[in-house]
RNA sequence: AACGAUAAGGGCAAACCCUGAGAAAUCAGGGGACGCAAAGUAAAGGAUCUUUAAAUAUAUUGUAAGAAAAGACAGCCUUACUGCCGAAG
Numbered sequence: 001a002a003c004g005a006u007a008a009g010g011g012c013a014a015a016c017c018c019u020g021a022g023a024a025a026u027c028a029g030g031g032g033a034c035g036c037a038a039a040g041u042a043a044a045g046g047a048u049c050u051u052u053a054a055a056u057a058u059a060u061u062g063u064a065a066g067a068a069a070a071g072a073c074a075g076c077c078u079u080a081c082u083g084c085c086g087a088a089g
Stems, first nucleotide, its partner, number of pairs: 003086002011036002016031006034075001040081003044078003048072005056064003
């Protein structure tokens, strides 16, 4: 440098429940553990989700549509930065 044990010491905490914030996605705290060797940090690219919504179609003030904008998500993938331990190969 790379790799990742039925190793050691530790760490994080999905779903769900309670309280609070938000229009929502979702977030914070508490409980709780499905999992995680970066499940540490950062929304740069893509995906996904939420809200608003142009063109357009239909044809009558409704339905469909979804360019674009604003957000969310790092426990979806990529990327950047940082980091504990050390068996085998």
The RNA shown here (c-di-GMP-I-GGC riboswitch aptamer) has 89 nucleotides and comes from Candidatus Brocadia sp. The source organism's lineage runs through Bacteria, Pseudomonadati, Candidatus Brocadiia, Candidatus Brocadiales and Candidatus Brocadia. The sequence was found by an Rfam model in a public genome assembly. The coordinates come from a structure-prediction model, not an experiment, and the mean pLDDT is 86.